[in-house]
C1' cells in the first nucleotide's frame, strides 16, 4: 500500500413545540363503576419476516402394542431440546488464510447412465490396427555364376480361415500405471517397484480414523438428492391453548340410532367411559351470546467480573427489571449535525439529492431469507521501500 477470507458492532444524532399506550405514587371529584390534574420511570427487531425445525407451558389422555406415515444418518462434546452450535475424521475446491459436502450399504435385489463409440458390465466387443496359415498375384526387388533364360523366394495390393485387446480413435467413464522379459504378434502371461482390494498382525488415538509389517488371487464401473436395505428417533392439537365471572335466550324443532357410541391426524389389537328404546351418541335446521378479568410477561432473562474448557458451553459472583396493545400505542412540524451520492474548484467553501431493510401479539434456543451506508478486529497472498 493493493487483493482476498473469516469474525464483532452500529445502522442517525441533538434541541425545542405539540400529540400518544402502560406502570407506580400524591391530590381532587364522583352513586358504585369511573373522570381530572401533576410527578417519576418505561416504550418495537437484528431480522420483530418466513411458519422451516426445536421446546417451555396449556388441554386431551393409557404419550399401551403394532402398521402406514415422518425425521436423522462419519467420530466425540455442548444444550430443556433440535433436522442446531464446536471440536476433529475422511473426500473435493482453493498459493494461502479459508470454504463445500444430502458424509450408513453398491458381492441383498431391481432400476438407469442420453449421444458418441466395435463394446457401457458379470466378464462381453473389435472400428483402425498387430501376428501366423491359405489361395491369387506380381512390371518393381533379390537369390542364382562372367552372362541369359526357367525355377525360387517375396514387398505392395485383394480374398478368407484363425490369434490378440498391447498401440491409436469415441467417450464424463473401456477391465489398473511404469520398466523388463517372453510371444507369431500380444496380454499380470511371468518378474520388480508403485496404486487399489481382500486377509492378518502391530503401533498410537474415547472414537471417526491414522502409520506400518507380512500374504495374496493380480485387479469387480457410476448412480440410493433413484427404488430399496441398515441404524436411531416420533402420542395429538395449540394461547383463536385453557381457565374465571356477569349477561341472555328457545330445558327449541326435525332425523338416525343398539353384535352399539365416544375417547385430540390414518387403520388394528387392548383399554377406559356412557349406553342398550326410561335412548349413550350423531347430523340438519333455528335461537341466545359475541362484554369483561386472568393466562400476558420475572425469564432454559439481561449485563459486568472471575474460574474451567481449544471451542461451543457450563460454575460462581454481583448488579438491573427493559412494551404487553387489543380496530390494535412510538407520530407531526422546525432547526442543525453526522454519513453516502453528484455539480463546481487548483483547493477550500457553496449548491442539490438521498439516508437502507422493515412494526411486538403466549415465551424461549436456532435456521433461512431482506438490509443504503459506516466502524473495529485477527489471519493469508502480492508488490514496494527501508
Nucleotide at each position: 500500500g493493493g487483493a482476498g477470507u473469516c469474525g464483532g458492532c452500529c445502522g442517525g444524532g441533538u434541541g425545542g413545540u405539540c400529540g400518544c399506550g402502560g406502570g407506580c405514587g400524591c391530590g381532587c371529584u364522583c352513586u358504585a363503576g369511573g373522570g381530572c390534574g401533576c410527578g417519576c420511570g418505561c416504550g418495537a427487531g437484528g431480522a420483530a419476516a418466513g411458519u422451516c425445525c426445536g421446546g417451555a407451558c396449556u388441554c386431551c389422555a393409557c404419550a399401551g402394542g403394532g402398521c402406514a406415515g415422518g425425521g436423522a444418518g462419519c467420530u466425540g462434546g455442548g444444550u430443556a431440546a433440535c433436522u442446531c452450535c464446536c471440536a476433529g475424521g475422511c473426500g473435493g475446491g482453493g498459493u494461502g488464510a479459508c470454504c463445500c459436502g444430502a458424509c450408513g450399504g453398491a458381492a441383498a435385489g431391481u432400476g438407469c447412465c442420453a449421444c458418441a463409440g466395435a463394446a457401457a458390465g458379470g466378464g462381453a466387443a473389435a472400428c483402425c490396427g498387430c501376428c501366423c496359415g491359405c489361395c491369387g498375384g506380381u512390371g518393381a526387388c533379390g537369390u542364382g555364376a562372367u552372362g541369359u533364360a526357367u525355377g525360387c523366394g517375396g514387398a505392395a495390393c485383394g480374398g478368407u480361415g484363425g490369434g490378440c485387446a498391447a498401440g491409436g480413435g469415441u467417450g464424463a467413464a473401456a477391465a489398473g500405471g511404469u520398466g523388463g522379459g517372453g510371444u507369431a504378434a500380444g496380454a499380470g502371461c511371468c518378474c520388480a517397484c508403485c496404486a487399489g482390494c481382500g486377509g492378518u498382525c502391530c503401533c498410537g488415538g474415547u472414537g471417526a480414523c491414522g502409520g506400518g509389517g507380512c500374504c495374496g488371487g493380480c485387479u469387480u464401473g457410476g448412480u440410493a438428492a433413484a427404488c430399496c436395505c441398515c441404524u436411531c428417533c416420533c402420542g395429538g392439537a395449540g394461547c383463536a391453548a385453557g381457565g374465571c365471572c356477569a349477561a341472555a335466550u328457545a330445558g327449541g324443532a326435525g332425523c338416525c340410532g343398539a353384535u352399539g357410541c365416544c375417547g385430540u391426524g390414518g387403520c388394528c389389537c387392548g383399554c377406559g367411559g356412557c349406553g342398550c328404546u326410561c335412548g349413550a351418541g350423531g347430523c340438519u335446521c333455528g335461537g341466545g351470546u359475541g362484554g369483561g378479568c386472568c393466562g400476558c410477561u420475572g425469564g432454559a432473562g439481561g449485563c459486568c467480573g472471575c474460574c474451567g474448557g481449544c471451542a461451543a458451553c457450563g460454575g460462581c459472583g454481583g448488579u438491573c427489571c427493559u412494551a404487553g396493545a387489543u380496530g390494535g400505542a412510538u407520530g407531526a412540524c422546525c432547526a442543525c449535525c453526522g454519513c453516502c451520492c453528484g455539480g463546481u474548484u487548483c483547493g477550500c467553501a457553496c449548491c442539490g439529492g438521498g439516508u437502507a431493510c422493515a412494526g411486538a401479539a403466549u415465551c424461549c434456543g436456532g435456521c433461512u431469507u431482506a438490509c443504503a451506508g459506516g466502524c473495529c478486529g485477527g489471519c493469508u497472498c502480492c508488490c514496494u521501500c527501508u